[in-house]
RNA sequence: GAGUUUGAUCCUGGCUCAGGAUGAACGCUGGCGGCGUGCCUAAUACAUGCAAGUCGAACGAGGCCCUCUUCCUUCGGGAGGAGGUGUCCUAGUGGCGAACGGGUGAGUAACACGUUGGUGACCUACCCCGAAGAGGGGGACAACCCCGGGAAACUGGGGCUAAUACCCUAUGUGAUCCUAAGGAUUAGAUGCCUAAGGUUGAAAUGGAUGCUUGCAUUCGCUUCGGGAGGGGCCUGCGGCCUAUCAGCUAGUUGGUGAGGUAAUGGCUCACCAAGGCGACGACGGGUAGGGGGCCUGAGAGGGUGGUCCCCCACACUGGAACUGAAACACGGACCAGACACCUACGGGUGGCAGCAGUAGGGAAUAUUGCACAAUGGGCGCAAGCCUGAUGCAGCAACGCCGCGUGCGCGAUGAAGGCCUUAGGGUUGUAAAGCGCUUUUCUGGGGGAAGAGAAAGGACGGUACCCCAGGAAUAAGUCUCGGCUAACUACGUGCCAGCAGCCGCGGUAAAACGUAGGAGGCGAGCGUUAUCCGGAUUUACUGGGCGUAAAGCGCGUGCAGGCGGUUUGGUAAGUCGGACGUGAAAGCUCCCGGCUCAACUGGGAGAGGUCGUUCGAAACUGCCAGACUAGAGGGCAGCAGAGGGAGGUGGAAUUCCGGGUGUAGCGGUGAAAUGCGUAGAUAUCCGGAGGAACACCAGUGGCGAAGGCGGCCUCCUGGACUGUCCCUGACGCUAAGACGCGAAAGCUAGGGUAGCAAACGGGAUUAGAAACCCCGGUAGUCCACGCCGUAAACGAUGAGUGCUAGACGUCGGGGGGCAUGCCCUUCGGUGUCGCUGCUAACGCAUUAAGCACUCCGCCUGGGGAGUACGGUCGCAAGAUUAAAACUCAAAGGAAUUGACGGGGGCCCGCACAAGCGGUGGAGCAUGUGGUUCAAUUCGACGCAACGCGCAGAACCUUACCAGCCCUUGACAUGGGGGUCGCGGGGACCAGAGAUGGUCUCCUUCAGUUCGGCUGGACCCCACACAGGUGCUGCAUGGCUGUCGUCAGCUCGUGUCGUGAGAUGUUGGGUUAAGUCCCGCAACGAGCGCAACCCUCGUCUUCAGUUGCCAGCGGUUCGGCCGGGCACUCUGGAGAAACUGCCGGUGAUAAGCCGGAGGAAGGUGGGGAUGACGUCAAGUCCUCAUGGCCCUUACGGGCUGGGCUACACACGUGCUACAAUGGCGGUGACAACGGGAUGCAAUGGUGCGAGCCGGAGCGAAUCCCCAAAAACCGUCUCAGUUCGGAUUGCACUCUGCAACUCGAGUGCAUGAAGUCGGAUUCGCUAGUAAUCGCGGAUCAGCAUGCCGCGGUGAAUACGUUCCCGGGCCUUGUACACACCGCCCGUCACACCAUGGGAGUUGGUUUUACCCGAAGCCGGUGCGCUAACCUUUUGGAGGCAGCCGACCACGGUAGGGUCAGCGACUGGGGUGAAGUCGUAACAAGGUAACC
Repeated sequence: GAGUUUGAUCCUGGCUCAGGAUGAACGCUGGCGGCGUGCCUAAUACAUGCAAGUCGAACGAGGCCCUCUUCCUUCGGGAGGAGGUGUCCUAGUGGCGAACGGGUGAGUAACACGUUGGUGACCUACCCCGAAGAGGGGGACAACCCCGGGAAACUGGGGCUAAUACCCUAUGUGAUCCUAAGGAUUAGAUGCCUAAGGUUGAAAUGGAUGCUUGCAUUCGCUUCGGGAGGGGCCUGCGGCCUAUCAGCUAGUUGGUGAGGUAAUGGCUCACCAAGGCGACGACGGGUAGGGGGCCUGAGAGGGUGGUCCCCCACACUGGAACUGAAACACGGACCAGACACCUACGGGUGGCAGCAGUAGGGAAUAUUGCACAAUGGGCGCAAGCCUGAUGCAGCAACGCCGCGUGCGCGAUGAAGGCCUUAGGGUUGUAAAGCGCUUUUCUGGGGGAAGAGAAAGGACGGUACCCCAGGAAUAAGUCUCGGCUAACUACGUGCCAGCAGCCGCGGUAAAACGUAGGAGGCGAGCGUUAUCCGGAUUUACUGGGCGUAAAGCGCGUGCAGGCGGUUUGGUAAGUCGGACGUGAAAGCUCCCGGCUCAACUGGGAGAGGUCGUUCGAAACUGCCAGACUAGAGGGCAGCAGAGGGAGGUGGAAUUCCGGGUGUAGCGGUGAAAUGCGUAGAUAUCCGGAGGAACACCAGUGGCGAAGGCGGCCUCCUGGACUGUCCCUGACGCUAAGACGCGAAAGCUAGGGUAGCAAACGGGAUUAGAAACCCCGGUAGUCCACGCCGUAAACGAUGAGUGCUAGACGUCGGGGGGCAUGCCCUUCGGUGUCGCUGCUAACGCAUUAAGCACUCCGCCUGGGGAGUACGGUCGCAAGAUUAAAACUCAAAGGAAUUGACGGGGGCCCGCACAAGCGGUGGAGCAUGUGGUUCAAUUCGACGCAACGCGCAGAACCUUACCAGCCCUUGACAUGGGGGUCGCGGGGACCAGAGAUGGUCUCCUUCAGUUCGGCUGGACCCCACACAGGUGCUGCAUGGCUGUCGUCAGCUCGUGUCGUGAGAUGUUGGGUUAAGUCCCGCAACGAGCGCAACCCUCGUCUUCAGUUGCCAGCGGUUCGGCCGGGCACUCUGGAGAAACUGCCGGUGAUAAGCCGGAGGAAGGUGGGGAUGACGUCAAGUCCUCAUGGCCCUUACGGGCUGGGCUACACACGUGCUACAAUGGCGGUGACAACGGGAUGCAAUGGUGCGAGCCGGAGCGAAUCCCCAAAAACCGUCUCAGUUCGGAUUGCACUCUGCAACUCGAGUGCAUGAAGUCGGAUUCGCUAGUAAUCGCGGAUCAGCAUGCCGCGGUGAAUACGUUCCCGGGCCUUGUACACACCGCCCGUCACACCAUGGGAGUUGGUUUUACCCGAAGCCGGUGCGCUAACCUUUUGGAGGCAGCCGACCACGGUAGGGUCAGCGACUGGGGUGAAGUCGUAACAAGGUAACC
């Protein structure tokens, strides 16, 4: 920096990613070289070899060799003796080394490490310098020889012997100690210097060499002083986690004395004292070697300690010592233990955390290599020997660095692959091809440096150089949804799978798998793990706490932190200079060496809270002095429900007694339980008792908070004002501590009127463990004692200072005057508001502003304020306070919507007021269901259900059964054939489709006269046709709906961090976002309205088929002449605009009334449907992507089905009757339709109809009769109502009315007497009622679309139901209340607490045992050096005893971990159960 909480926004906040790094591992892949690196796990166990020896110039001895000699001889030689400055080898004595080098990190939280000092408390072999020496003696022990023991390891006894081994002694330059004295240095004298007495040494020349054989040289030896280097000890400071470890400590702390050590010291011991350490974290627990450095980071930090360097610790585990200059000793010794091996079973042996190597463990880490050539180490005079230190090589892409796998030209943009809109695109100059080069590779030749005066090279025939050959030997891996660079196709179909986070996958997946292509890096690339970063997400640099996590409920106050004005001093902090140190390596810079780089050499720099010293004196500290502004006190006032105790008052409730009085009272939404005729309620009088104090009363007062309210008295705390009298910084904060602390609760006691958990009853309810009602016990009250928590809230710690104001109110003071007001000041308490702050909301002198001081607290959500542990409590519980596991969020504020059993305003046949219906009956029709071979399919709340269907007997038809066809019923293309095509008739088979036969009629156009072209038909093969098959959730188009509701938006500006707001809100008004006014808005668009059609009035034009006023004729019919005035037809116009008047309103918009007018405030009706919503409907109208079928899911035909029928629902028709039925009758329409048609007059039939056909392609003819109306009759009944059903007989259409048409006549005459809950339509030419026409159609209408006739009632009004609009409010909703969401129960899985116990680790207390060893005692046994009177002594050794003590044992405690029947809650889990707690007044406001 990015992704991720939301519809969107800002903030908070976590999770995740991009970077760098690694001793790595894993997957795929792998050409070369250089330099590095390589058991992170089992400090597990180790076979085998090697890793520390060396010196013969310390010593004796032996072997070998050489010379001489004796004997023997098989003549090769063998045995013996002597000698040899010989040489080599050794076991032993002796010396030095073995304490270095090498490994490992178990232990260790410590003076272990780092850094700084100290040692006035010390040591130091070998090396260097200086001084002085090395005299005289002695006795042994190994080796060796002899005798034994043992399997072995090894060992016992006796005897001989040397030394640079050991012992005694002399000397004493020095040195140590003692005695007493002086001096200098120093912070300080025990150290140093100066002068006198006691203790201590030598290898008396030891080795070698040379020679003049006692001299020289050299290596050694002794004492002392000094140096260098190395070490011991002490010390300030620094660096882990945990307080759920808070107290620890008996050698503990100090002293005196002694012992011990190289040396200080309780290091050890005796005695004495009672100390010592600790919130600045003792003690305990956990973890860990520390540092230089390394990784990361801008830095500060964080993480880390492998390789290299320094230090420490360890060496199978534990203990203890010896030797030595140095060890408590990796390749030494002793003891104990575990393990392993050998064994003759008696006993022994061993220690790879050295180099290789093995087993094991593990994700994982190399050769049983070469050489001492170099560097370094040990010994040695040296040569030299030893050296798994080291130098090299081997293995491993483990890391870093470098190089290569070719370079140039090359378009037909080849082939192939992939995609495609089929044209093309891409792979791609990529390849091929042509030319060039040779790093690498292969072969051949030469060939180092590293090496010192010489020889000597493991590496190594290596690096490097030269020549030849030939593009030859050499590319992978990850990714391609966003973050994040790179896209298509196919496969798959919530499957298989992916995934770092968000998330992909349910039939078009750029997210899975494969392919093509692309992107990244490249001998590597990815993944995993870990660390830092990003993360200012522990915030020192550099965060926060009103509401996001976070202010302790409040006070008092010790420690601590911080602290007013001024003067002087000091110099701890602070600042500056100098010096020292901060090893090397590393890091940075400069220069150099390998061809470069990595790597490496040289130089410089950087690096500390470090030390010493000099200086400064502002600030802080400290010391001394002064001050009064902070703080406190005195005096004078003053307000108050401040606290405690005692007393006292009235009202009210309840109860008790009495009176009056009678049937109810009480209670609720409505009731009931309850009380009451044994007299309630009501009312009056009297009494008892407890609790609380109406009015005053107020964002009034007091108190630190909790909290405090009648009145009086006593005791008592604090504040405020005035005065400016006193003290003189006495202050602020506050961890721990202590105190106070609402309500509820607890212990024992009292009290109890009212109220009231629990509980009982009554209701409500599906239930009602509740809400409501009637009762009612704890409790509420008092006194004593606990508890210690609350949404203990201003969700805002305390203190101080500073920073505009305005208006209230409480307490006190001052001033002014017109005496009830004004001005001013201090303290409190409120509201609004500027700068500023804030994510916003908001805060704003009572800060959440600007600063300082101190305290408390926070670090994602859940688990959880839970478990365990501790503390407190009588208990309830409180307090302190985790983890596993799980999620990708949880949250704050604000925005837009939506919603609310929130509010306001307003509309609509929404209700109300009316009229008529539905729901009941019969029938029609559609649907569900059922049935069926099929009952084709679709439509499903409004907005599916007389819907698609403006009309299913066949057809339609998509369904079912059966029978047939397969380039197909239809289109285009190829080849071949035929020739019109077509029509009619007859016959055969068949259900038909179809197949077959015969016959008749007809003989296309052009023409180059060729079946040549067109056209048609048939046949063949293949492309293809075809599909009412799927997906309306892939789509276009069309449609429904909210809704003809008044809304929906934009530009610019303004406001806001932003989503967004403003405009569009407000005041009026309208049918309307209609208009007016106002306004940080000003304008505009889509909607509204208007423009369009139609009806209503008039004018004009036109006058046939229409009309007839006047004139004429008449067969009396506008029939004719005639006319176009009227009606009418259909073109064009006019007319209506709140224009006029009055009132009202704001002078506006408008509203009300009136005039005029055919019509009046949109005149009636229609067409017209904004942004959008419903994944609404339709793939079966059509079109169309994808998928599917292809002798079938296509096509044809016959028959059947869509018409089924126990049921249920919707929509209708007809009725139930008198506003009616029936009969009669020459009343009056309009819209329409008509040639395959409408059909008159006429005839006929009871009728449907039939015969017949004038007229008419229609203002002409026809359908056409309108019906209700009017007159008469019937008289309330299942009827003269009603017509279902059924029988018989017919008519019509049609190829055909069986399934399954309509109609007619006669007969039949069902249910039904006005319809429960409910529900629908309608506000005027409307409802209701009456008929008529049309589309579809052969026929079929109660449906649909139209037409006219007759023609009402009612609307007070907006409380309620439904729908809608605007404003506002709440919200945990946004898939938007058909939302969200809680808890139990049931199931599965996971981690965890408790748990009778059990197993193990660790630690501790008491006691027992007590190896080895040092120490102490003893030492009668043994005993070379010295002494000695020869007997002993001194001294030593063994042995024995004791103290300490490892391991082990017994008993108990602490702590940690594993397992554990059962049990507790918790978490997680697409569709389980019960309810509905919360979110809207969530339907009882919620919450603590």
Model confidence (mean pLDDT): 84 of 100.
A computed fold for a 1488-nucleotide RNA from an uncultured bacterium, annotated as small-subunit ribosomal RNA.
The RNAcentral record of the sequence draws on ENA and SILVA.
Its Rfam family is "Bacterial small subunit ribosomal RNA". Its family is annotated with structural constituent of ribosome and ribosome in the Gene Ontology.